[in-house]
Context: one part of a larger RNA
RNA sequence: UUGGGCGUAAAGCGUCUGUAGGCGGUUUGAUAAGUCGCGCGUCAAAUCUUCAGGCUCAACCUGAAGGCUGCGUGUGAUACUGUCAGACUAGAGGGCGGGAGAGGUGCACGGAAUUGUCGGUGUAGCGGUAAAAUGCGUUAAUAUCGGCAAGAACACCAAAGGCGAAGGCAGUGCACUUGAACGUUCCUGACGCUCAGAGACGAAAGCGUGGGUAGCGAAUGAGAUUAGAUACCUCAGUAGUCCACGCUGUAAACGAUGAAUGCUAGGUUUCGGGAGUAUCGAGCCUCUCGGAGCCGACGAAACAAGCUAACGCAUUAAGCAUUCCGCCUGGGGAGUACGGUCGCAAGACUAAAACUC
Repeated sequence: UUGGGCGUAAAGCGUCUGUAGGCGGUUUGAUAAGUCGCGCGUCAAAUCUUCAGGCUCAACCUGAAGGCUGCGUGUGAUACUGUCAGACUAGAGGGCGGGAGAGGUGCACGGAAUUGUCGGUGUAGCGGUAAAAUGCGUUAAUAUCGGCAAGAACACCAAAGGCGAAGGCAGUGCACUUGAACGUUCCUGACGCUCAGAGACGAAAGCGUGGGUAGCGAAUGAGAUUAGAUACCUCAGUAGUCCACGCUGUAAACGAUGAAUGCUAGGUUUCGGGAGUAUCGAGCCUCUCGGAGCCGACGAAACAAGCUAACGCAUUAAGCAUUCCGCCUGGGGAGUACGGUCGCAAGACUAAAACUC
């Protein structure tokens, strides 16, 4: 390479946008590049195959014919692919309509709690633990009442709930703004899918500069525990956690499951939209489109076909197919060395071998 795979055995890029490339709906005509048929030419000799002949046979030699694969040319076919021209609306996009949402960014505001501080009441303890001690407290703590200040996070609502490409998003209001779903006798007319390279976004921690710092809290100090205790427990506590701007670019970035399209019994719950029946109206109810689930501790718990090594998956497929991309090829060495690119650094990305089992 052929082939086989990627939920858990090795293997889906963290996610998206998108270039080249690959692939691509229905239909008419043209063309004949791909494709297919036929003819001709070419395909050196030797070698090879067949036939005939020559060395007594054979090997060997001589002669004739032939061939694979391919190329060129002529002529023909037109289903499929391509190209050109035209048409269509089921894909895709747009318009219009009324709704849903912690989607994003900015500004403003709110209450509870915590800590600090000021004042009042009040007096000897408080705090902490398995038990203690360190610690705080007569310079009046803890407790309690009132005022003030600060920072961070938003109880209940809250849900198997919603939104977002992913990371992720939750007090309230306003402004700006992205996307999706539904309905529609509207418009465009294949404008599509995927995507190497590339670009953008990307939790936490970390880094740079400047702010901020209530609580929590790596490091650190102290008290315990212990044989020891660089820990678990306790008292303190610096970076950090927060904000602005810039960098880093990684996670069990997980559904450990790439994206798109079509097809393949259902039941049930829930979220959003629409239609219908009924009604004074609404709700219940029925149908339909789009999403999210059917799990967990006691108890209870229906699954079809198919798939799977099993577990399990089962219209949100891991089923049946097509297209495109990424990735895997025994364990260790190793996601390491070296080189390169990026980064302030930490490091990231790319990525071996010897050796060994």
Molecule: small-subunit ribosomal RNA, central domain
Organism: Candidatus Uhrbacteria bacterium